[in-house]
RNA sequence: GCCUCAGUAGCUCAGCCCGGUUUAGAGCAUCGCUUUCGUAAAGCGAGGGUCGCAGGUUCAAAUCCUGCCUGAGGCU
Numbered sequence: 001g002c003c004u005c006a007g008u009a010g011c012u013c014a015g016c017c018c019g020g021u022u023u024a025g026a027g028c029a030u031c032g033c034u035u036u037c038g039u040a041a042a043g044c045g046a047g048g049g050u051c052g053c054a055g056g057u058u059c060a061a062a063u064c065c066u067g068c069c070u071g072a073g074g075c076u
Stems, first nucleotide, its partner, number of pairs: 001075007010028004020059001030046005052068005
């Protein structure tokens, strides 16, 4: 230098291929409440996201296109 893959909540991930159907979801973690003499467990609820960054296409982009950044692997 070239190629492939990955980047979504504090963590692990789904959703992307094939754009739309509620406001982007799940588990764990955190916080609150119930329960208990108290703790843990259990149940209920809440908060938390510029979907890596920028631009483009479109009525509409996490999803398609381009460039860049970071990480992993490969080729020379």